[in-house]
RNA sequence: AUUGAACUUUGGGGCGGAGUGAAAGUCUCCACCGGCAGUAAAGUCUGCGAAGAAGCCAUGCUUCCCGAACGGGUGCGAUUCCCGUACCGACGGUAUAGUCCGGAUGAGAAAAGUCAAAG
Numbered sequence: 001a002u003u004g005a006a007c008u009u010u011g012g013g014g015c016g017g018a019g020u021g022a023a024a025g026u027c028u029c030c031a032c033c034g035g036c037a038g039u040a041a042a043g044u045c046u047g048c049g050a051a052g053a054a055g056c057c058a059u060g061c062u063u064c065c066c067g068a069a070c071g072g073g074u075g076c077g078a079u080u081c082c083c084g085u086a087c088c089g090a091c092g093g094u095a096u097a098g099u100c101c102g103g104a105u106g107a108g109a110a111a112a113g114u115c116a117a118a119g
Stems, first nucleotide, its partner, number of pairs: 002117003006114005016030004031099002033089002035048004043087002052064005069085005091102003
């Protein structure tokens, strides 16, 4: 100089009001929320993670799957900012759930820090 083969910590938010009903935080009307990295600051762009499916003795690995945005404005530059109007949200449970309970005191993209000098 470079690297990570060592380790620690952190690492997801949100149903308030009204109505119907025997029963709804699940339906209807209004409300509310937005993981990580990149990039002019992003739930809706690009990539990733999680969730879901299949195979294999399966802790695990591999493969598959993987939601949703437009118009205007400013600017060198923005599907990211500002204005306007929209839209989306795994599985199991339960009166049909992005917001409740459960798998989950789990897993994890990644962030911050420590350490080592072995090859």
FMN riboswitch aptamer (RFN element), 119 nucleotides, folded computationally. Its mean pLDDT, the model's own confidence on a scale to 100, is 81. It was read from a public genome assembly, where an Rfam model found it.